Transfer RNA from an uncultured Mycoplasmatota bacterium, 74 nucleotides, folded computationally.
Its Rfam family is "tRNA". Rfam classes the family as a transfer RNA. Its family is annotated with triplet codon-amino acid adaptor activity in the Gene Ontology.
Its mean pLDDT, the model's own confidence on a scale to 100, is 80.
It was read from a public genome assembly.
[in-house]
RNA sequence: GCACCCGUAGCUCAGUUGGAUAGAGUGGGACCCUCCGAAGGUUCAGGUCGCAUGUUCGAAUCAUGUCGGGUGCG
Numbered sequence: 001g002c003a004c005c006c007g008u009a010g011c012u013c014a015g016u017u018g019g020a021u022a023g024a025g026u027g028g029g030a031c032c033c034u035c036c037g038a039a040g041g042u043u044c045a046g047g048u049c050g051c052a053u054g055u056u057c058g059a060a061u062c063a064u065g066u067c068g069g070g071u072g073c074g
Base pairs, nucleotide, nucleotide: 001073002072003071004070005069006068007067010026011025012024013023019057028044029043030042031041032040050066051065052064053063054062
C1' cells in the first nucleotide's frame, strides 16, 4: 500500500432481505426476603447503534467518505 472482517448500555453480545417503543445476559441503584449476609424475587437508571454526509415517507440495517481495531497478502 491492497483485500476482507469487526465497531450497538460499564463489560460480553443479539438484532443487518429498511417499518420504529432499540434488546438479552452480566454489572450498577432501590425495594422484598433474612437475625445479618449470600442466593432468590420485583423494579429503575443507563445507548447521538464509531463519526459525517447522502438515498428514502422511514436507516442500527442501504450508499459514499472517514476514524479505530483485527486478519491475510505485498